[in-house]
RNA sequence: GAGUGUGUAGCUAAGUGGUAUAGCAAUUGGCUUUUAACCAAGAGAUCGUAGGUUCAAUCCCUAUCACACUUA
Numbered sequence: 001g002a003g004u005g006u007g008u009a010g011c012u013a014a015g016u017g018g019u020a021u022a023g024c025a026a027u028u029g030g031c032u033u034u035u036a037a038c039c040a041a042g043a044g045a046u047c048g049u050a051g052g053u054u055c056a057a058u059c060c061c062u063a064u065c066a067c068a069c070u071u072a
Stems, first nucleotide, its partner, number of pairs: 001071007010024004018055001027041004048064005
C1' cells in the first nucleotide's frame, strides 16, 4: 500500500427493512439479626461516525474512524 472481518446497555452476545432483545453487573424493594444467596420490580442504547436509497434503515449502498487478521 491492498484486502477481509468486527464495532449494538457497564460487560458478553442476539437481532436478514416496520419504533432493539436476553444473560451477567449495577439500582430499588422483599426475605434475613447483618452480609451473601434467593425472590420481585423498574431503569439503562438515538446500534462507531457522516452521508445516500426507502413511506420506513442496526439491517441495503458509499465514505470514514478504531481494533484484529491476511498479503505485498
A computed fold for a 72-nucleotide RNA from a bacterium, annotated as transfer RNA. Rfam family: tRNA. The family's RNA type in Rfam is transfer RNA. From the family's description: Transfer RNA (tRNA) molecules are approximately 80 nucleotides in length. The RNAcentral record of the sequence draws on ENA. Its mean pLDDT, the model's own confidence on a scale to 100, is 82.